Large-subunit ribosomal RNA, domain VI from a Phycisphaerales bacterium, 263 nucleotides, folded computationally. The RNAcentral record of the full RNA draws on ENA. Model confidence (mean pLDDT): 87 of 100. Rfam family: Bacterial large subunit ribosomal RNA. For this family Rfam cites "Crystal structure of the ribosome at 5.5 A resolution" (Yusupov et al., Science, 2001).
Context: one part of a larger RNA
RNA sequence: CGUUGCAGAUUUGAGAGGAGUUCUCCCUAGUACGAGAGGAUUGGGAGGGACCCACCGCUGGUGAUCCUGUUGGCGCGCUCGCGCCACCGCAGGGUAGCUAAGUGGGGCAGGGAUAACCGCUGAAAGCAUCUAAGCGGGAAGCCCCCCUCAAGAACAGAUCUGCUGGUCGUAAGACGAAAGACCCCUGGAAGACCACCAGGUUGAUAGGCCGCACGUGUAAGGGCUGAGAGGCCUUCAGCGGAGCGGUACUAACGGUCGUAAGG
Numbered sequence: 001c002g003u004u005g006c007a008g009a010u011u012u013g014a015g016a017g018g019a020g021u022u023c024u025c026c027c028u029a030g031u032a033c034g035a036g037a038g039g040a041u042u043g044g045g046a047g048g049g050a051c052c053c054a055c056c057g058c059u060g061g062u063g064a065u066c067c068u069g070u071u072g073g074c075g076c077g078c079u080c081g082c083g084c085c086a087c088c089g090c091a092g093g094g095u096a097g098c099u100a101a102g103u104g105g106g107g108c109a110g111g112g113a114u115a116a117c118c119g120c121u122g123a124a125a126g127c128a129u130c131u132a133a134g135c136g137g138g139a140a141g142c143c144c145c146c147c148u149c150a151a152g153a154a155c156a157g158a159u160c161u162g163c164u165g166g167u168c169g170u171a172a173g174a175c176g177a178a179a180g181a182c183c184c185c186u187g188g189a190a191g192a193c194c195a196c197c198a199g200g201u202u203g204a205u206a207g208g209c210c211g212c213a214c215g216u217g218u219a220a221g222g223g224c225u226g227a228g229a230g231g232c233c234u235u236c237a238g239c240g241g242a243g244c245g246g247u248a249c250u251a252a253c254g255g256u257c258g259u260a261a262g263g
Base pairs, nucleotide, nucleotide: 001152005163006162007161008160009159010158011157015149016148017147018146021049022048023047024046025045026044027043033038051106052105053104054103055102059100060099061098062097066093067092068091069090070089071086072085073084074083075082076081110144111143112142117137118136119135120134166175167174168173180257181256182255183254184200185199186198187197188196205251206250207249208247209246210245211244212243214240215239216238221234222233223232224231225230
């Protein structure tokens, strides 16, 4: 821009893409078959491999923004207590998120038309013949069924709902402006950008603060004790990224676009 007013939702599915795998074991059955050795068709059941999708409750990994211990050095005048540098100094743990080695699912079943092939009826050709007319069966393959996208599918589909009252002008047109939308802003288990989603004071969107969870593992100061290193008590303390909830304290300011076709 189009889809023949504008707008917000919900959809149909022309079409396109994806998937499509395979093995072992058990029963049928040591049966049929076979002198024996061996050993089924068929039908049923179970467990796997690889591959694909999803997820983080479990097991773990990561977690340079969380906690702790500790070595050497430097600094805060010294002690105490802290900070900094040394690969994140080294080491022990670890939330969220992300993740696989973790765990949940998938390729099942079914329908239709067929291939080779197997048939029924059946003439040409009194017989015969699956074929010439006609009618069946029959594949991991084809179409559907399953998953995803999808009306720019220009034959541009469908349904529901909302809004179409003005001013100036002879007219062309201009202004304001409905439903609604956007810019902008606060953000996001959304994301390269864009988009998408949640919000913008009639507000919990993010930050802060409060509470909780969770992680570290019992802070500092003080007291008691020990010659001392240290131990015990206060103290399951102190500290704290992302998690959950609450709370307007901070920041969401401000602006623009937006039909008149038909009856």